[in-house]
Molecule: transfer RNA
Organism: Candidatus Nanoarchaeia archaeon
C1' cells in the first nucleotide's frame, strides 16, 4: 500500500448474513429485602440511540461508500 476481521452500557459479548415500531444478556454499580454485621443469595432500578460522516429506503445496528481506531495476514 493491498486484503481480512473487530468497534454495540463501566467491562465481557449476543443481536448485521434475512432492514420493521421502545437494541438485549452477564458480570459490575446502586437502592430494598435477608443477617447481630459482612459475604452469598433474591427483587428492583439506573445506565447505550450501536466508532464518525455522506449516501440508499417510508423505514438503518443491520444495506453502500468514504473516513477513523485496533488486530491479524501478504508484499
Nucleotide at each position: 500500500g493491498c486484503g481480512c476481521c473487530g468497534g454495540u452500557a463501566g467491562c465481557u459479548c449476543a443481536g448485521c448474513c434475512u432492514g420493521g415500531a421502545u437494541a438485549g444478556a452477564g458480570c459490575g454499580a446502586a437502592a430494598g429485602g435477608u443477617u447481630c454485621c459482612u459475604a452469598a443469595c433474591c427483587u428492583u432500578u439506573a445506565g447505550g440511540c450501536c466508532g464518525g460522516g455522506a449516501g440508499u429506503u417510508c423505514g438503518a445496528a443491520u444495506c453502500u461508500u468514504c473516513c477513523c481506531c485496533g488486530g491479524c495476514g501478504c508484499g